[in-house]
A computed fold for a 459-nucleotide part of an RNA from an uncultured bacterium, annotated as small-subunit ribosomal RNA, 3' major domain. The full RNA is in RNAcentral, with records from Greengenes.

Context: one part of a larger RNA
RNA sequence: UGAUGGGGAGGCGCACAACCAGUGGAGCAUGUUGUUUAAUUCGAUACGAAGCGUAGGACCUUACCUGGGUUUGACAUCCUAUCGUACGUGUCUGAUGAAAGUUAGACUCCUUCAGGUAGGACAGCUGCUGCAUGGUUGUCGUCAGCUCGUGUCGUGAGAUCUCUGCUUAAGUGCAGUAACGAGCGCAACCCUCAUCCUGUGUUGACUUUCACAAGAGACUGCCUCAGUUAAACUGGGGAGGAAGGGGAGGAUGACGUCAAAUCAGCACGGCGCUUAUAUCCAGGGCGACACACAUCCUACAAUGGUUAGGACAAUGGGUUGCAAAGCGGUAACGCGGAGCUAAUCCCUUAAAACUAGCCUCAGUUCAGAUUGAGGGCUGCAACUCGCCCUCAUGAAGUUGGAAUUGGUAGUAAUCGCGGGUCAGCAGACCGCGGUGAAUACGUUCUCGCCUCUUGUACA
Numbered sequence: 001u002g003a004u005g006g007g008g009a010g011g012c013g014c015a016c017a018a019c020c021a022g023u024g025g026a027g028c029a030u031g032u033u034g035u036u037u038a039a040u041u042c043g044a045u046a047c048g049a050a051g052c053g054u055a056g057g058a059c060c061u062u063a064c065c066u067g068g069g070u071u072u073g074a075c076a077u078c079c080u081a082u083c084g085u086a087c088g089u090g091u092c093u094g095a096u097g098a099a100a101g102u103u104a105g106a107c108u109c110c111u112u113c114a115g116g117u118a119g120g121a122c123a124g125c126u127g128c129u130g131c132a133u134g135g136u137u138g139u140c141g142u143c144a145g146c147u148c149g150u151g152u153c154g155u156g157a158g159a160u161c162u163c164u165g166c167u168u169a170a171g172u173g174c175a176g177u178a179a180c181g182a183g184c185g186c187a188a189c190c191c192u193c194a195u196c197c198u199g200u201g202u203u204g205a206c207u208u209u210c211a212c213a214a215g216a217g218a219c220u221g222c223c224u225c226a227g228u229u230a231a232a233c234u235g236g237g238g239a240g241g242a243a244g245g246g247g248a249g250g251a252u253g254a255c256g257u258c259a260a261a262u263c264a265g266c267a268c269g270g271c272g273c274u275u276a277u278a279u280c281c282a283g284g285g286c287g288a289c290a291c292a293c294a295u296c297c298u299a300c301a302a303u304g305g306u307u308a309g310g311a312c313a314a315u316g317g318g319u320u321g322c323a324a325a326g327c328g329g330u331a332a333c334g335c336g337g338a339g340c341u342a343a344u345c346c347c348u349u350a351a352a353a354c355u356a357g358c359c360u361c362a363g364u365u366c367a368g369a370u371u372g373a374g375g376g377c378u379g380c381a382a383c384u385c386g387c388c389c390u391c392a393u394g395a396a397g398u399u400g401g402a403a404u405u406g407g408u409a410g411u412a413a414u415c416g417c418g419g420g421u422c423a424g425c426a427g428a429c430c431g432c433g434g435u436g437a438a439u440a441c442g443u444u445c446u447c448g449c450c451u452c453u454u455g456u457a458c459a
Stems, first nucleotide, its partner, number of pairs: 001459002003456003007453007015443002019407005026298002029295004034289002042053002064284007073122001077121007088109001090107007124273002127271003133267002135262003138258001140256001145184006151160003163176004190250004195216002198213004219244001222238006300400001304359006316347003321340002326335003366397001371392007413435007
């Protein structure tokens, strides 16, 4: 100087407390361990791995396994020898084959140094090393810290500044002070939302919504009371205002820590393979299943279920696309094809809510797993292994032990909707709006962090 203490003082955080809803019990979905397997490809493992890489494994993807092929190669550049209008491109027809491919023939087109064959340089590798690396990312943590120049002090390591008091979300600011200044962080500048003005615009609700652009506006600026020696500031109130004391949210992540993660996104050193660890293809596997864990979804019901009726959104997407009306079908869906390159048309009837009827506390008109049968859609192809519909079947489950998570306001809870991925497939993810709470005495305790101080046989 650090690190550390079941030392001290002060401070902060949904950290505790208060309140609400959960997880842990059930069924299912997804991921992981383990086991199994020819293979169940690989990586990620406390927080910070486990609906993670993967924005979607039937083939492909695919890296794994089995089998069948190829060896200058699926891809790039070049050299040597040789061929010489054959070779090659396209179409067609054969043979063989599961395909990849191998092989034979016909026609056509193009080019004369383009191409083939053979050989050689080389290609290739999702092979190893993230403990050789770049780049990127997580984390402490959006925590308030981390440093430098000069000066001063100390033999020196170093100290001071960066502390003391007050204050702040903040090393934020004020006053003091051997310090005076400065940098990276904080804040502000950036984006979105909330109010208003102006301009422009059409497909729109025709003064008004909307979109775009440029501006205004909020700064404790004004008044007052209290606290403080004062200042900074804090608390209460007021005026004006759409908004008041950081208005709400986002982006933004200092010096560094964990030899943290990634050689499988990419790049790259070294090592390894080179008739195979490369490459092509068919089939299989990544989807197995005694168990264990993680994250969701659905429930256990009456604040409910079911039937009927009739309301109110926003974000988005659409030409290889979105698809209306109408018709058929119990339905999934099919036929149909208006309109739309979109403020025009379509996806698109939002659902919860509301009104009326039935159910009357039961394993039920709760719950929907599982299974049987029949259909539909996508796609060469749904057996392994897709989604949907109808009929039948009707499992566990009656609120969940120890323990544990999220949330302080348009938040939690609850209700649907859209999008990306995508031929098809969403209980996940990313967004959108509807309805809309309870509680916070407080900082003793738990966890994490910051500052000062003190102990230490630690570095």